Transfer RNA from a Candidatus Nomurabacteria bacterium, 72 nucleotides, folded computationally. Taxonomically the source falls in Candidatus Nomuraibacteriota (Bacteria, Bacteria candidate phyla). Rfam family: tRNA. Its family is annotated with triplet codon-amino acid adaptor activity in the Gene Ontology. Rfam describes the family as follows. Transfer RNA (tRNA) molecules are approximately 80 nucleotides in length.
RNA sequence: UCCCCUGUAGCUCAGCGGUAGAGCAAUCGACUGUUAAUCGAUUGGUCGUAGGUUCGCUCCCUACCGGGGGAG
Numbered sequence: 001u002c003c004c005c006u007g008u009a010g011c012u013c014a015g016c017g018g019u020a021g022a023g024c025a026a027u028c029g030a031c032u033g034u035u036a037a038u039c040g041a042u043u044g045g046u047c048g049u050a051g052g053u054u055c056g057c058u059c060c061c062u063a064c065c066g067g068g069g070g071a072g
Base pairs, nucleotide, nucleotide: 001071002070003069004068005067006066007065010024011023012022013021018055026042027041028040029039030038048064049063050062051061052060
């Protein structure tokens, strides 16, 4: 320098253009001698940044930034 993958909640990851989700974690509650386990509820997001396309983008296109891999 070039090519590919990746960036979504505190963490690990879903989400095939139509209101952003799960598990774990956190908080509150139930259960009980207590803790743990279990059960219920709640909280939590500028979807990496900036443009473009579209009636409408996490999703499609372009550039850039971060991470990983490869070629030379």